A computed fold for an 85-nucleotide RNA from Firmicutes bacterium UBA5301, annotated as c-di-GMP-I-GGC riboswitch aptamer. The source organism's lineage runs through Bacteria, Bacillati and Bacillota. It was read from a public genome assembly, where an Rfam model found it. Its Rfam family is "c-di-GMP-I-GGC riboswitch aptamer". The family is grouped with related families in Rfam's "c-di-GMP_I riboswitch clan". The coordinates come from a structure-prediction model, not an experiment, and the mean pLDDT is 89.
RNA sequence: CACGAAAAUGGCAAACCUUUCGAAAGAAAGGGACGCAAAGCUGCGAGUCUAAAGCCGAGAGGCUACGGCGGUCGAGCUACCGAAG
Numbered sequence: 001c002a003c004g005a006a007a008a009u010g011g012c013a014a015a016c017c018u019u020u021c022g023a024a025a026g027a028a029a030g031g032g033a034c035g036c037a038a039a040g041c042u043g044c045g046a047g048u049c050u051a052a053a054g055c056c057g058a059g060a061g062g063c064u065a066c067g068g069c070g071g072u073c074g075a076g077c078u079a080c081c082g083a084a085g
Base pairs, nucleotide, nucleotide: 001085003082004081011036012035016031017030018029019028020027021026034071040077041076042075044074045073046072047069048068049067054063055062056061
């Protein structure tokens, strides 16, 4: 160090449950652990989810992000430890 161990100190917390917010996706708090060496932060790029409002449609439905997902990937910034390399 752009590396990651049958190491050490610890850290985070999926699904699910309860409450709250939200039209929803989803988020927050508490419980709980599937996992994570950046599962720390940032919606910048891609991807993806929702569609209240708006638009199209006779209708069924469809389109659409100004709304989300950082535990989808990339990118940017920051960070504990020190085996092998």